[in-house]
Molecule: transfer RNA
Organism: Minisyncoccota bacterium
């Protein structure tokens, strides 16, 4: 240099044009003599940056940036 994947909350992770699931984490609480477990409920300003298309973009199109992977 080329080509493909890919960045969504602290930390995995789904979704693919109409208000962004879910799971560890965290906070409260029931329970316990205390604590772990277990169960309940409760938070967050999360879509890599910039522009375009569109009534309307995480989603589609372009450019950049970061991780990975192949090739040369």
């Nucleotide at each position: 240099g080329g080509c493909c994947a890919g960045g969504u909350a602290g930390c995995c992770a789904a979704g693919u044009g109409g208000c962004a699931a879910g799971g560890c984490a965290a906070g409260a609480g029931u329970c316990u003599g205390c604590a772990a477990a277990a169960c309940u409920c409760u938070u967050a300003u999360a879509c890599g940056u910039g522009g375009g298309u569109u009534c309307g973009a995480u989603u589609c199109c372009c450019a950049c940036c970061c991780u990975g992977g192949c090739c040369u």